[in-house]
RNA sequence: UCAGAUGGACAGGGCAUAGCUGACUUGAAAAAGUCAGAGGAAAGUCCGGACUGCAUGGGACAGCAUAGCGGCUAAUUACCGCGCGGGGCGACCCGACGAUCAGAGCAACAGAGACGAGUCGAUUAAAUUCGAGUGAAACGGGCAAUCUCUAUGCGCAGCAACUUCAAAUAGGUUCUCGAUAAACCCGGUCCCGGUUUGAGAACGGGUAGAAGGCUUGACACCUGUGGUAACACAAAGUGCAGAUUGAUUAUGUCCACCAUGUUUACAUGGUACAGAAUCCGGCUUAUCGUCCAUCUGAAUUU
Numbered sequence: 001u002c003a004g005a006u007g008g009a010c011a012g013g014g015c016a017u018a019g020c021u022g023a024c025u026u027g028a029a030a031a032a033g034u035c036a037g038a039g040g041a042a043a044g045u046c047c048g049g050a051c052u053g054c055a056u057g058g059g060a061c062a063g064c065a066u067a068g069c070g071g072c073u074a075a076u077u078a079c080c081g082c083g084c085g086g087g088g089c090g091a092c093c094c095g096a097c098g099a100u101c102a103g104a105g106c107a108a109c110a111g112a113g114a115c116g117a118g119u120c121g122a123u124u125a126a127a128u129u130c131g132a133g134u135g136a137a138a139c140g141g142g143c144a145a146u147c148u149c150u151a152u153g154c155g156c157a158g159c160a161a162c163u164u165c166a167a168a169u170a171g172g173u174u175c176u177c178g179a180u181a182a183a184c185c186c187g188g189u190c191c192c193g194g195u196u197u198g199a200g201a202a203c204g205g206g207u208a209g210a211a212g213g214c215u216u217g218a219c220a221c222c223u224g225u226g227g228u229a230a231c232a233c234a235a236a237g238u239g240c241a242g243a244u245u246g247a248u249u250a251u252g253u254c255c256a257c258c259a260u261g262u263u264u265a266c267a268u269g270g271u272a273c274a275g276a277a278u279c280c281g282g283c284u285u286a287u288c289g290u291c292c293a294u295c296u297g298a299a300u301u302u
Base pairs, nucleotide, nucleotide: 001298002297003296004295005294006293007292008291009290010289012255013254014253015252016251017250018249020037021036022035023034024033025032026031039273043284044283046282047281048280049279050278051158052157053156054155057192058191059190060189061188063154064153065152066151067150068082069081070080071079083097084095085094086093087092098149099148103147104146105143106142119132120131121130122129162212163211164210165209172203173202174201175200176199177198181197182196183195184194185193219239220238221237223234224233225232226231256271257270258269259268260267261266
């Protein structure tokens, strides 16, 4: 100097004017003032939970999930470390990582043969032993990311969850099943047990409102201690949208970064992916650019 690997940070900023939402202060009210207001992925809905509701049971079977060892976590199949296997010159990266004598199944073409069967040659008491161009594999092999077996585990639904308040109508009409029955006991099926009297369809009518849940946490940043690490513990300080036909913006100007041209500073262009909706922890995907740290390889110079 070039090419890589791993981990991390930012994701434009200031001022002015106008506008929107929330909180607080002042005010009888109208309104005024101050402060704050969409991310590293808010996305996908692939996982795991917090929270809310249903619980009035027991058994069996099916189904689903996981699979080396240890650690961490509220929890996970995520994350960290080690082992083994694979890729790479290397730094590093990937792994669906229990079992092939419980039983089945699969392997194109080529090849003598993909059936523990059987052909040819040599050899032997004897397919007894060796060999036969093929093929990924010629076998007391391979594949379980084929079925399966083993071990362990498994309530469901979801903020449109749910709680409370208010209002209105028609406590309407008709039909079908029904106590030897039906509905319910919230993952499926069957059986037993229990509670209750109902279940379904059509026509017609009323209602669509308000408040809460709603944002202070398994929280984040900084510092210290312990630990290889993930992470854990401790004190102080700093930080914090809550909309609901759904706010978080628009214009102007200055600066920042990048690219191109030009010539010492100017001109032009660009600044991505994208938009909170109950909340949190992971994973995956998209993306204009800039920066930091450590490590690997190659070449050259001293």
About this RNA
Predicted 3D model of a 302-nucleotide RNA (Bacterial RNase P class A) from an Alphaproteobacteria bacterium. It matches the Rfam family "Bacterial RNase P class A". Rfam links the family to the GO terms tRNA processing, dimeric ribonuclease P complex and ribonuclease P activity. The organism belongs to Alphaproteobacteria, within Bacteria.